[in-house]
A computed fold for an 80-nucleotide RNA from a Pirellulaceae bacterium, annotated as c-di-GMP-I riboswitch aptamer.
RNA sequence: CCGCGACAAAGGCAAACUGGCUGUGAGGUCAGGGCGCAAAGCUAUGGGUCCGCUGUUUAGCGGAUCGCCAGGCUACCGAA
Numbered sequence: 001c002c003g004c005g006a007c008a009a010a011g012g013c014a015a016a017c018u019g020g021c022u023g024u025g026a027g028g029u030c031a032g033g034g035c036g037c038a039a040a041g042c043u044a045u046g047g048g049u050c051c052g053c054u055g056u057u058u059a060g061c062g063g064a065u066c067g068c069c070a071g072g073c074u075a076c077c078g079a080a
Stems, first nucleotide, its partner, number of pairs: 004078002012037002017032006035067001041073003045070003048065007
């Protein structure tokens, strides 16, 4: 140095569920909680899935989800 990952060290994040707030909804956010995560950090770029509206057999528009998959950007430590 790598984006390689240890019965290492220091830490970090926070699933389901519960409660509050919010949204037509998918969902988001705060607090508790802890299933897990070496990018479970950021990004909606390409897919997938979900929601709303239109339409009726062909689909379109808008939105959500990054802890669904991939891509892009960044990053602690230093065994093999």
Its Rfam family is "c-di-GMP-I riboswitch aptamer". About the family: GEMM was predicted in a large-scale screen for bacterial structured RNA regulatory elements.